[in-house]
Predicted 3D model of a 574-nucleotide part of an RNA (large-subunit ribosomal RNA, domain V) from an uncultured bacterium. Rfam family: Bacterial large subunit ribosomal RNA.
Context: one part of a larger RNA
RNA sequence: CUCCUUAUGGGAAGUGAAGACCCCGUGGAGCUUUACUGCAGCCUGUCGUUGGGUUACGGUAUUACCUGCGCAGGGUAGAUGGGAGACGUCGAACUGUCCCUUGUGGGGGCCAGGGAGUCAACGAUGAGACACCAUCCUGGUUUUAUUGUAAUUCUAACUGAUUUAUCAGGACAUCGAUAGGUAGGCAGUUUGGGUGGGGCGCCACACCCUCGAAAAAAUAUCAAGGGUGCCCUAAGGUCAACUCAAGCGGGUCAGAAACCCGCUGAAGAGUGUCAAGAGCAAAAGUUGGCCUGACGCGAUUUCGCAUAGCAAGAAAUCGCGAGAGGAAACUCGGGUCUAACGAACCAAUACGCCCUGUUGAUGAGGGCUAUUGACUACAGAAAAGCUACCCCGGGGAUAACAGAGUCGUCGCCGGCAAGAGCACAUAUCGACCCGGCGGCUUGCUACCUCGAUGUCGGUUCUUUCCAUCCUGGCUGUGCAGCAGCAGCCAAGGGUGAGGUUGUUCGCCUAUUAAAGGGGAUCGUGAGCUGGGUUUAGACCGUCGUGAGACAGGUCGGUUACUAUCUAAUAGGAG
Repeated sequence: CUCCUUAUGGGAAGUGAAGACCCCGUGGAGCUUUACUGCAGCCUGUCGUUGGGUUACGGUAUUACCUGCGCAGGGUAGAUGGGAGACGUCGAACUGUCCCUUGUGGGGGCCAGGGAGUCAACGAUGAGACACCAUCCUGGUUUUAUUGUAAUUCUAACUGAUUUAUCAGGACAUCGAUAGGUAGGCAGUUUGGGUGGGGCGCCACACCCUCGAAAAAAUAUCAAGGGUGCCCUAAGGUCAACUCAAGCGGGUCAGAAACCCGCUGAAGAGUGUCAAGAGCAAAAGUUGGCCUGACGCGAUUUCGCAUAGCAAGAAAUCGCGAGAGGAAACUCGGGUCUAACGAACCAAUACGCCCUGUUGAUGAGGGCUAUUGACUACAGAAAAGCUACCCCGGGGAUAACAGAGUCGUCGCCGGCAAGAGCACAUAUCGACCCGGCGGCUUGCUACCUCGAUGUCGGUUCUUUCCAUCCUGGCUGUGCAGCAGCAGCCAAGGGUGAGGUUGUUCGCCUAUUAAAGGGGAUCGUGAGCUGGGUUUAGACCGUCGUGAGACAGGUCGGUUACUAUCUAAUAGGAG
């Protein structure tokens, strides 16, 4: 060195299982609820099944009888038409009692007495006789019919009991239809996106200004600094006049600041706004006059949206029409410019027009046009949660362990030396500032691994570093000696035992020469353990309406693998 047998389990990020944690999917399921939309069920109204009486109070129609007061006028004139006579011994005028009504003037009626007349056409009035007749109106009484509500009653539908004789209930209930309410009992679904993982937070989700932005245009980040979701009938249009802020000098009260005069004054003011950047001086600022262009109908262009295309919206230019201001030229389609905004469906409003059964009218409906009402997740679904009982498809596009990078933090070292050290920076200690090293802590990044590299601590066993705890050699000392303090060289050997805690760590105890610090996938689960963390059960506290949740606590809780290669152990053969 090769081979055989054997024992072990370091490595093959060993085998096993398209990771269960995490994220994603306009994936699924189970559960919850004051999510959304529904459905059973339940409650209630109405109608049918469902009929007969009585009373009270209403509605409608009808019979009879009454009722009707502006002023003027004899006086209580409902309307219209006819009308010259009508009523009366079948009891008129008049008188009396009683009843009804009333505007207190009166009107109507029953009865009794009475015994022959009473009322009309004539003047005043818009209209002439309750003289008479007819038809109606207002309000009232009454008759009849019908109907409603409430109460009560009946029996024959219907229901129940039963000994099938009847009894009890009764037009209720039941059942059917329809409408309103309620309704996690049940069902179908939804429960946004961005994001230095996700969640929580926030909006960087629609817009505007500056910068980043690299001197054309365009340009990202949860980059930096800010703003908008309005306001204004004048703060708009036009024409005209004027010049601001500030300073200086002067002037009664009057002062730092009130108002007046003079000088200087290109803007240091003002310009609707808690934006910014541009622009503006006989103005775009300030003041006044007159007005409504903060117009109607169209076209084109630009931004939105860098030259594929793309809506609302915003702006600019032009044509026609009707106007405002101005002597005119001209200007005017809001605000000096860049922000101040919203599709379709649906509803409301307005105006006119059109359409809808075979003609006309009316009603009702539909359409065209315009305005208003909102989607801020702002090119606009109709929309709450839990899952540790969970599932599927994917992702190392993305987190937790480990690795890698980095090294703020951490550990160690150095430079300079202010100061402390009685004096004296450097025996010893050493601020501020500055420079490194290490890769043990904690972060950051998301580069490898999600068709899986087993996760804390202990144990066992091996190896390694030195920034050395002991032992060894040496130097300084604020080293007399003993004992120390600080430093240099040095990793050969050693660095132990208990109590508490799952602990690493830490605290404590007695020893010891000393009881050092680290690395090896925070060495080591195909070696062990399984106390902790981190499934399913359960309890407590807290949170939540609830399902449930909690780097809160608590009890319980399956640790697979027969070794192919390699490495290595013992024995043997060549």